The RNA shown here (c-di-GMP-I riboswitch aptamer) has 88 nucleotides and comes from a Nitrospirota bacterium. Its Rfam family is "c-di-GMP-I riboswitch aptamer". Gene Ontology term of the family: cyclic-di-GMP binding. Taxonomically the source falls in Nitrospirota (Bacteria, Pseudomonadati).

RNA sequence: UUUCCGAAAAGGUAAACCCUGGGUAACCAGGGGGCACAAAGCUACGGGUCCCUUCUGAAGGCGAUGGAGGGACGGCCGGGUUGCCGAA
Repeated sequence: UUUCCGAAAAGGUAAACCCUGGGUAACCAGGGGGCACAAAGCUACGGGUCCCUUCUGAAGGCGAUGGAGGGACGGCCGGGUUGCCGAA
C1' cells in the first nucleotide's frame, strides 16, 4: 500500500409517521422525526416488486390468462464503481 474483516474513535445517512410542494399513479423534493444501516454513497446492467396506457378476452356477464409500450423502487437481491477509520 492492497485485500479480507469490523473492535475503538471521528463522523455520516435517515425508516415509519406528520406538514408543504410536484406527479394520473408508483413515487420524488424540502422541513420535522428516528426504525435501522459498514457503503442504507453513486449507478436501472441482470433478476424482482410496484404504477400507468394498450391489445387479447377463459359459453354469457365480470375481465382470468397472455402480450406490447412507458415510468418508479438503489433501505428487495445481485453486479459495476467511488469512499472514512485501522484493533484482533